The RNA shown here (SAM riboswitch aptamer (S box leader)) has 99 nucleotides and comes from a Prolixibacteraceae bacterium. It matches the Rfam family "SAM riboswitch aptamer (S box leader)". Rfam's curators write: The SAM riboswitch is found upstream of a number of genes which code for proteins involved in methionine or cysteine biosynthesis in Gram-positive bacteria. The organism belongs to Prolixibacteraceae, within Bacteria.
[in-house]
RNA sequence: AUAUUAUUAAGAAGUGGCAAGAGAACGGGCUCAACGACCCACUGGCAACCUCAGCUAUGAAAGGUGCCAAUACCCGACCGUUUAGCGGGAUAAUAAUGA
Numbered sequence: 001a002u003a004u005u006a007u008u009a010a011g012a013a014g015u016g017g018c019a020a021g022a023g024a025a026c027g028g029g030c031u032c033a034a035c036g037a038c039c040c041a042c043u044g045g046c047a048a049c050c051u052c053a054g055c056u057a058u059g060a061a062a063g064g065u066g067c068c069a070a071u072a073c074c075c076g077a078c079c080g081u082u083u084a085g086c087g088g089g090a091u092a093a094u095a096a097u098g099a
Base pairs, nucleotide, nucleotide: 003097004096005095006094007093008092013043014042015041016040017039021032022031023030026076027075028074029073044068045067046066048065049064050063051060052059053058072091078088079087080086081085
């Protein structure tokens, strides 16, 4: 690296830097973006998992990761169907385990 399990409609800012696209891959939409998006750093925050308390619901936030536009932004690409749709998969992300 691959893999297994669980979860993914809630939540969460500012400053500085950089400079043109970004929102996982492919297609179609739709949004964000020189009033500086995306990304990086610092500070701050959230609380998804581990962790701590608790029988549980839930709470905590010192620690390990993570996250802080829009349902994983929406739909399709696979299957079913009562076919503008609905349901299930697949894929992706995150955590833990493990080599």
The prediction has a mean pLDDT of 83.